[in-house]
Molecule: transfer RNA
Organism: Akkermansiaceae bacterium
RNA sequence: GCCACUGUAGCUCAGGGGUAGAGCAGGUCAUUCGUAAUGAUCAGGUCGUCGGUUCGAAUCCGACCAGUGGCU
Repeated sequence: GCCACUGUAGCUCAGGGGUAGAGCAGGUCAUUCGUAAUGAUCAGGUCGUCGGUUCGAAUCCGACCAGUGGCU
């Protein structure tokens, strides 16, 4: 330098045009003599950035940024 893939909650990841989700982690409550475990509930997101397409974009397209892998 070229190519491919990835970027979504604190972490690991789903969601591939029509209300943003799960597990773990966190808060509160219940349970227990107490702790752990368990159960219930709550909170947590400008979906990497900027533009384009569309009635509507996390999702499709382009550029850029960051990361991973491959080729040279």